[in-house]
Context: one part of a larger RNA
Molecule: large-subunit ribosomal RNA, domain VI
Organism: Candidatus Woesebacteria bacterium
RNA sequence: CGUUCGAAUCUUGAGGAGAGCUGGGGACAGUACGAGAGGACCUCCCUGGAGGAAUCCCUGGUGUGCCGGUUGUCGCGUCAGCGGCAAAGCCGGGUAGCUAUAUUCCUUUUGGAUAACCGCUGAAAGCAUCUAAGUGGGAAGCCAACUCCAAGAUUAGGAUUCGUUAUUCAGAUUCGGGAGAGACCAUCCCGUUAAUCGGCAGGGUGUGGAAGUGUCGUAAGACAUUAAGCUAACCUGUGCGAAUAAAUCGAAUGG
Numbered sequence: 001c002g003u004u005c006g007a008a009u010c011u012u013g014a015g016g017a018g019a020g021c022u023g024g025g026g027a028c029a030g031u032a033c034g035a036g037a038g039g040a041c042c043u044c045c046c047u048g049g050a051g052g053a054a055u056c057c058c059u060g061g062u063g064u065g066c067c068g069g070u071u072g073u074c075g076c077g078u079c080a081g082c083g084g085c086a087a088a089g090c091c092g093g094g095u096a097g098c099u100a101u102a103u104u105c106c107u108u109u110u111g112g113a114u115a116a117c118c119g120c121u122g123a124a125a126g127c128a129u130c131u132a133a134g135u136g137g138g139a140a141g142c143c144a145a146c147u148c149c150a151a152g153a154u155u156a157g158g159a160u161u162c163g164u165u166a167u168u169c170a171g172a173u174u175c176g177g178g179a180g181a182g183a184c185c186a187u188c189c190c191g192u193u194a195a196u197c198g199g200c201a202g203g204g205u206g207u208g209g210a211a212g213u214g215u216c217g218u219a220a221g222a223c224a225u226u227a228a229g230c231u232a233a234c235c236u237g238u239g240c241g242a243a244u245a246a247a248u249c250g251a252a253u254g255g
Base pairs, nucleotide, nucleotide: 001152005163006162007161008160009159010158011157015149016148017147018146021049022048023047024046025045026044027043033038050107051106052105053104054103055102059100060099061098062097066093067092068091069090070089071086072085073084074083075082076081110144111143112142117137118136119135120134171249172248173247174246175191176190177189178188179187196242197241198240199238200237201236202235203234206230207229212225213224214223215222216221
């Protein structure tokens, strides 16, 4: 831009894409079959591999804005306590998120038309013949079924609701706060009739016993105050700060 008024919401499915895998064990049954050796079909059950999807409760990884330990050196005048640099200095853990080796599920069931092939009836050709007329079975393959996209499917589909002449309605955008989104854009949520982000409060989680002071010890240190102090991205609450103010677009052959 189109879809022949403009919107919002919900849809149909022409068509397209994806998937399609496979092993082992048990029962039937040491049965049918076979002289024996050997050894099933069918049906049912159990359990793997590989591939895929989703998720982070569990097990782990990461986690450079969390906590702790520690070395050297420089600084804050000294002590104490902190900070900078040294790969995050090194080391031990670790929230959210992300993640696999973790967890759950799927790769199934069922129809239709068929291939090779096996048939029924059956002539040409008094027989025979699955074929010439007619008719049945038959594959991991084909078409559906399963998952996803999908009306630019120009054959542009369908349903419901809303709007009527304007500085406009329905509605949308700019703008602002953001994240279940993200390179940008887009998408989605929110904008005071508000919990959207930040802050704050409480909780959770992590770390692992803060600083200061006291006691003991010559001291390094130990113990008590004290399950302490601190705690990112998590949860809940709370208008304290910021989402202010405003602007733009937007419909007829009709009324």